Notes
SAM riboswitch aptamer (S box leader) from uncultured Hellea sp., 121 nucleotides, folded computationally. The organism belongs to Hellea, within Bacteria. The coordinates come from a structure-prediction model, not an experiment, and the mean pLDDT is 85. The model forms 97% of the base pairs in the Rfam consensus.

């Protein structure tokens, strides 16, 4: 970090000093003077890497050490497929309705964007 690869719906707190924003943006919606956010202290989650054990492997256990995380699904959504419902329109048919096409939505699925590890630069 303009690159590649994987993971991203679990999970995890207390005190100290700060003082007003803050959840990356952008619409929401949320957290916060009963002190949010930061930053130190000390706890934990976890299991990407590195180390041991077990398998043929893929993976599993464990967990000193580097990382990282400890609000809310990456809090939701943000570009597109697919969809089920409603709403309008056009066209057939003409007892009932059928197609198409557009909006708004609900689900879902790919992707953008983002963090996070390890590679490589």
């Nucleotide at each position: 970090u303009a690159c590649u690869c994987a993971u991203c719906a679990a999970g995890a707190c207390c005190g100290a000093c700060c003082g007003a924003g803050g959840g990356a943006c952008a619409g929401g919606c949320c957290c916060u003077a009963g002190g949010a956010c930061g930053u130190c202290g000390g706890g934990g989650c976890a299991a990407c890497c590195c180390u041991g054990c077990g398998g043929g492997a893929g993976c599993g256990c464990a967990a000193c050490g580097g990382u990282g995380c400890c609000a809310a699904a990456u809090c939701c959504u943000g570009c597109g497929g697919u969809u089920a419902g409603u709403u309008g329109a056009u066209u057939u048919u003409c007892u009932u309705a059928a197609a198409u096409c557009a909006a708004c939505c609900u689900a879902u699925c790919g992707g953008a964007a983002g963090a996070u590890g390890a590679g490589a630069u």